Predicted 3D model of a 353-nucleotide part of an RNA (small-subunit ribosomal RNA, central domain) from an uncultured Actinomycetes bacterium.
The coordinates come from a structure-prediction model, not an experiment, and the mean pLDDT is 90.
[in-house]
Context: one part of a larger RNA
RNA sequence: UUGGGCGUAAAGGGCUCGUAGGCGGCUCGUCGCGUCGCCCGUGGAAUCCCGCGGCUCAACCGCGGGCGUGCGGGCGAUACGGGCGUGGCUUGAGUGCCGUAGGGGAGGCUGGAAUUCCUGGUGUAGCGGUGAAAUGCGCAGAUAUCAGGAGGAACACCGGUGGCGAAGGCGGGCCUCUGGGCGGCAACUGACGCUGAGGAGCGAAAGCGUGGGGAGCGAACAGGAUUAGAUACCCUGGUAGUCCACGCCGUAAACGGUGGGCGCUGGGUGUGGGGCCGGUUUUCCCCGGUUCCGCGCCGUAGCCAACGCGGUAAGCGCCCCGCCUGGGGAGUACGGCCGCAAGGCUAAAACUC
Numbered sequence: 001u002u003g004g005g006c007g008u009a010a011a012g013g014g015c016u017c018g019u020a021g022g023c024g025g026c027u028c029g030u031c032g033c034g035u036c037g038c039c040c041g042u043g044g045a046a047u048c049c050c051g052c053g054g055c056u057c058a059a060c061c062g063c064g065g066g067c068g069u070g071c072g073g074g075c076g077a078u079a080c081g082g083g084c085g086u087g088g089c090u091u092g093a094g095u096g097c098c099g100u101a102g103g104g105g106a107g108g109c110u111g112g113a114a115u116u117c118c119u120g121g122u123g124u125a126g127c128g129g130u131g132a133a134a135u136g137c138g139c140a141g142a143u144a145u146c147a148g149g150a151g152g153a154a155c156a157c158c159g160g161u162g163g164c165g166a167a168g169g170c171g172g173g174c175c176u177c178u179g180g181g182c183g184g185c186a187a188c189u190g191a192c193g194c195u196g197a198g199g200a201g202c203g204a205a206a207g208c209g210u211g212g213g214g215a216g217c218g219a220a221c222a223g224g225a226u227u228a229g230a231u232a233c234c235c236u237g238g239u240a241g242u243c244c245a246c247g248c249c250g251u252a253a254a255c256g257g258u259g260g261g262c263g264c265u266g267g268g269u270g271u272g273g274g275g276c277c278g279g280u281u282u283u284c285c286c287c288g289g290u291u292c293c294g295c296g297c298c299g300u301a302g303c304c305a306a307c308g309c310g311g312u313a314a315g316c317g318c319c320c321c322g323c324c325u326g327g328g329g330a331g332u333a334c335g336g337c338c339g340c341a342a343g344g345c346u347a348a349a350a351c352u353c
Stems, first nucleotide, its partner, number of pairs: 003325004007307002012321001014202004021195003025089003028085004033081002035077008048066007092192001093189003096185005104178007111155001116150007126137002163170002207248006216242002221237004259320006267298013302309002326353003335346004
């Protein structure tokens, strides 16, 4: 609880779709609901304000007026908001057509490098590991090296403050299916829009269920070291897990710590995608200019407590949602809902400083 705020002080919901609601372009007609004006009625008494009066004053009391921001009725106005019209319009929004970039998503197929393991060859006394060592591996032949084979996982270079996606996120190659974006043209629809309480869907990692898979890595665990100790950091091993399918979980420093939409407000510079104009050698390629969309940097005005932000705003405005209101107790208890569980969501108080 009026208000003031939410990049870093408390505060933007992880993201999207969308219900109710809130808000909403230009124009014509009509109604007169909101809105505005005038008039009538009503708006108890007391209180309150003003005037007058009564107790010698005042407090107090009496009388008159006002107020009572309102409600009802009548008449009128129609700019703005609203309703209505098989009304009109095209700039918002959408569709269409022609192009275009991309690790956007799903399924399948496939490639090479490397690690490990297995088989065989060569070969011999060590290898490995560290600050130094040891555990460990090795004469039952290791390490090294060559050939062959198996299997799983991840894709060096390209690679980029580069691209795509709403977010989470997405990177070897090819094929199939599929979403969105951007540019150009203005053919079509004609306000169909924005936001979005509830709700629904998506949602890294870890974790859970069932079944598979298991190369490397590696919680737990074991051993070796270090140390006063060492339940660690280092080393040797190593199980879940990491991978796949299906089903759960629903969290995060889910971060740009910055909700979404629209409009307005100097420049400079780089880069990704498209269009137009010009130069060059009509074309390819390249260069310059310009324009639209994206991603960065520097900075004007302005903003900010400062740091900083600065056409990708944290500037100037409007619309809608979420959230904050001293620290601890506590994102806890209780209750409810969800979950197989782990737990999640919602969310206090006593007490204390």